[in-house]
RNAcentral holds the sequence, with entries from ENA.
Predicted 3D model of a 377-nucleotide RNA (Bacterial RNase P class A) from an Acidobacteriota bacterium.
Taxonomically the source falls in Acidobacteriota (Bacteria, Pseudomonadati).
A source record names the gene rnpB.
RNA sequence: GGAGCCGGGGAGAGGAUCGCCGCGGGGCAUUCCCCCGCGGAGGAAAGUCCGGACUCCGCAGGGCAGCGCGCUGGGUAACGCCCAGGCGGGGCGACCCGACGGAAAGUGCAACAGAGAGCAGACCGCCAGCGGCCGCGGCCCGGUUCGCCGGGCGGCGGUGCGGGCAAGGGUGAAACGGUGGGGCAAGAGCCCACCAGCAUCCCGGGCGACCGGGGUGGCUCGGUAAACCCCGCGCGGAGCAAGGCCAAAUAGGGGAGCGAUGGCGUGGCCCGCGCCGCUCCCGGGUAGGCUGCACGAGGCGGCGGGCAACCGCCGUCCCAGAGGAAUGAUCCUCCCCCCUCGGGGGAACAGAAUCCGGCUUACGACCGGCUCCGCUC
Repeated sequence: GGAGCCGGGGAGAGGAUCGCCGCGGGGCAUUCCCCCGCGGAGGAAAGUCCGGACUCCGCAGGGCAGCGCGCUGGGUAACGCCCAGGCGGGGCGACCCGACGGAAAGUGCAACAGAGAGCAGACCGCCAGCGGCCGCGGCCCGGUUCGCCGGGCGGCGGUGCGGGCAAGGGUGAAACGGUGGGGCAAGAGCCCACCAGCAUCCCGGGCGACCGGGGUGGCUCGGUAAACCCCGCGCGGAGCAAGGCCAAAUAGGGGAGCGAUGGCGUGGCCCGCGCCGCUCCCGGGUAGGCUGCACGAGGCGGCGGGCAACCGCCGUCCCAGAGGAAUGAUCCUCCCCCCUCGGGGGAACAGAAUCCGGCUUACGACCGGCUCCGCUC
């Protein structure tokens, strides 16, 4: 100088005055009002993504479907969170990242390129112990006008179609192990040695994931499961607008009683029935109010256990809470920053709403600790 990890706070600190919200006490026997005391946003209060507490509904038990999770051990009320470790990948390193069970149970998928993409394939290339055609030169036989002509055999070269091969080139994210040797017409696990990988057995270490070592086997058996699927584990639903209590009325329901017996309806009349009035009782429940609701898996300090996450014991403290609305303003001193030396400014992300544990996301500037790399002395 650069970098990695962990932690800490975070409208700078202190004081004064005036306000706002809640609680407790008093004036006071109640309201109103007044006085005193105490408390009053965050590390994320956010996103509402997980897990719980609490409440109501449902539920004998088991299964199917559906959803979620998925290395090991631990922590926790629980978790998809945290800690410690294993394995894989990245980085020179401190360190970081990983849905990290199963692909020889089955099904599916693989664009483009490429000859061939799943029990694959031959474009270039390599090969000959073969056949066809062309060219060159050779040997043999027959004919001859001595120039040659016809036929046969094998050789070399070229070309095309068949045949053998899969080492090399080439395509691709991926091409049915790698290196060396033998072998072969050329080649190839065709054979051999070593290495890698797979299967299986054994020994040692570890609670375990796994690690280290050794033997045997056949020669190689690809990828993808945040594709279906298989295996293992877990999951009932809704949510504080949950739920509980009280309960207005010129609202409405039920019952009992009273009423000269009146009015209305029942197509005209009578009986009957129903409705309309008053008093009392009953339950439901709207508006509204109270509660749930602020003492809790609580904060701080000390000691102890544990590598740690975390846990135990002791001491101490009471610490926002509602209506959707409160949590502010001014001044002084100190501190910091800017600056024209007289002043100005105190900032980022953002504000509780049933409560906790996490995760994720946002955040100007700052502080502390440990570690790594490079350079210089």